Parts: sequence; C1' cells; structure tokens
RNA sequence: CGGCAUCGCUAGGGGUUCCCCAUGACGGGGAUGAGAUAAACCCUUCGAACCUGACGCGGGUUAUGCCGCCGUAGGGAAGCGAAGCCAGUAGUUU
Repeated sequence: CGGCAUCGCUAGGGGUUCCCCAUGACGGGGAUGAGAUAAACCCUUCGAACCUGACGCGGGUUAUGCCGCCGUAGGGAAGCGAAGCCAGUAGUUU
C1' cells in the first nucleotide's frame, strides 16, 4: 500500500402485508419476518435494504411477496474514526 471483517459517530435510503373478532370511532388476536407506522428494525456502491418488471409465473395456505423463479434483469442512499486479521505486494535489517 492492498484485501477481509467488526465497532463507534454523523448523515442519508427503505418497507409496513394478509386473515379473524369487535366498535359510531379507538381497538384486540393470529400467520410470516430483522422489521407489519415500531423513534424501533434493516440497508448505504463489497449495494436482493428497497423499488420496477407485476393485477407476472409455479407451489402452498384460512389468507397474504408465505416459499421459489424472475435475478451474473433494470434502478437504488456515504463520509470519518478506532482497533484487529491476512499464506497478499513493496522496502529495510538479521
């Protein structure tokens, strides 16, 4: 110098569905998940966090982006600091 991964600070990006019960309204319970409007969760170019394709296709379910494909498709939001690892590169010494 390079690579890998972790933590911290600041800033930014993102999603919030389905089913059942009840109410004039507020609400309660269940499924999946990190997260179902939680000041929480996740992600920030090493970018599948998330969006488009999509009222997509196949499977499954009470139902649903529930699972898989789509997807070496297209888009998509960054800086600093700390310490660590490497059988990497270069230099020096023995």
TPP riboswitch aptamer (THI element) from a Betaproteobacteria bacterium, 94 nucleotides, folded computationally. Its Rfam family is "TPP riboswitch aptamer (THI element)". From the family's description: Vitamin B(1) in its active form thiamin pyrophosphate (TPP) is an essential coenzyme that is synthesised by coupling of pyrimidine and thiazole moieties in bacteria. Its mean pLDDT, the model's own confidence on a scale to 100, is 80. It was read from a public genome assembly, where an Rfam model found it.